[in-house]
RNA sequence: GAAGAUAAAGCCAAACUAUUCGCAAGAAUAGGACGGAAAGUCACGGAUCUUGUGUUUAUUAGAGACAGCCGGACUGCCAGUU
Repeated sequence: GAAGAUAAAGCCAAACUAUUCGCAAGAAUAGGACGGAAAGUCACGGAUCUUGUGUUUAUUAGAGACAGCCGGACUGCCAGUU
């Protein structure tokens, strides 16, 4: 440096429920664990979703959501064995 265990110390927390915020996608907090070795951070590329400037449509402009969809960048705990 690479690989990551029926190990250990810790960590995060899906669905769902309650309250609040948001037009919405969604977010925050509390409860709760399906899972996770980056399920830590960043919307840079793609995907998906919301909104809707044109005009009615949502397929275009613009704005937004999502990092637990896939890439990318940065950072990082433990550690038997090879």